[in-house]
RNA sequence: ACUUGAAGACAAUAUUGAGUGCUCCGGUGGAAACGCUGGAAGUAGAACUGCUCAAAUUCGGGGAAACCUUUCAAAUGGCAAUCCCGAGCCAAGCCCAGUAAUGGGAAGGUGUAGAGACUAGACGGGCAGCACCUACGGCAAACGCUAUGGUGAAGGUAUAGUCCAGACCACAAACACUCAUAUGAG
Numbered sequence: 001a002c003u004u005g006a007a008g009a010c011a012a013u014a015u016u017g018a019g020u021g022c023u024c025c026g027g028u029g030g031a032a033a034c035g036c037u038g039g040a041a042g043u044a045g046a047a048c049u050g051c052u053c054a055a056a057u058u059c060g061g062g063g064a065a066a067c068c069u070u071u072c073a074a075a076u077g078g079c080a081a082u083c084c085c086g087a088g089c090c091a092a093g094c095c096c097a098g099u100a101a102u103g104g105g106a107a108g109g110u111g112u113a114g115a116g117a118c119u120a121g122a123c124g125g126g127c128a129g130c131a132c133c134u135a136c137g138g139c140a141a142a143c144g145c146u147a148u149g150g151u152g153a154a155g156g157u158a159u160a161g162u163c164c165a166g167a168c169c170a171c172a173a174a175c176a177c178u179c180a181u182a183u184g185a186g
Stems, first nucleotide, its partner, number of pairs: 002019005020044003023040007048129006058087006067078002088110003094105004114164001116163005130152004137146003169186001171184002174181001
């Protein structure tokens, strides 16, 4: 302290595109809590802790608003927040086979950065715990109790960093008639 694109010198505010939670309505699964899904108007109060994993990071393909372009209006094209698919591949944990080495599988990941290289974690994977909700079943004469069921948002199409690339701005200085070009440090 909601996240992010746009224009703006920067920041903030406001606007707008995309996403997220909260509230309400519908569909659907469920005993319920609640999940998934479609819609609406507003809004940003709230959204836990510890331990552990760090690998693959490749080759292809599809979709995208605002904005810019163009126009009477559009189409096309550009940029791009970002949403995905196929093949291959992958750390720890899990499932199956095997004495083992290992092989196969599910989830998840990679693919998906500003071209990109690297390091670390977490908002990611795994395992515990905590708080809260529910109570089919179980227990109880009853009131009720009880998790093996749920909830604890999104951001990682690079998050935090170290580098690197490109663009822009100002300064210094080189060459040059000028334009340009190219260098240095910021």